[in-house]
């Protein structure tokens, strides 16, 4: 600089669940406690393809105030999976 992650050291993160907050239409985020499925990038970044979600907007239908049923991300998801950029440690 590359690759690897079998073994070690020093760590380190924290699915789901418990309980106590705020947030958001919703999906689903996020504080602090407990507890561990798991993770060598389970650090960060939605570019790319997937999943969820449908407030807003688009469109059918009805009994058209209104209802209802489809589309739809400018919302999540980096613990979906590529990719993009940092980096422990130890080996080759």
């Nucleotide at each position: 600089a590359a690759c690897u992650g079998a073994a070690a050291a020093g760590g380190g993160c924290a699915a789901g669940c418990c309980c106590a907050g705020c947030u958001g239409a919703a999906a689903g985020g996020u504080u602090g406690g407990g507890u561990a499925c798991g993770c060598a990038a389970a650090g960060u970044c939605u570019c790319c393809g997937g999943u969820c979600u449908a407030a807003g907007g688009g469109a059918a239908g009805c009994u058209c105030c209104g209802u209802c049923u489809u589309c739809u991300a400018c919302g999540a998801u980096a613990g979906c999976g590529g990719g993009a950029u940092u980096g422990c440690c130890a080996g080759u």
Predicted 3D model of a 92-nucleotide RNA (c-di-GMP-I riboswitch aptamer) from Methyloversatilis discipulorum. The organism belongs to Methyloversatilis, within Bacteria. Its Rfam family is "c-di-GMP-I riboswitch aptamer". Rfam describes the family as follows. GEMM was predicted in a large-scale screen for bacterial structured RNA regulatory elements. Genes associated with GEMM are involved in a diverse array of functions, including chemotaxis regulation, signal transduction, secretion and chitin. Rfam 15.1 lists 5,092 matches to the family in 1,772 species. Of the family's consensus pairs, 95% are formed in the model.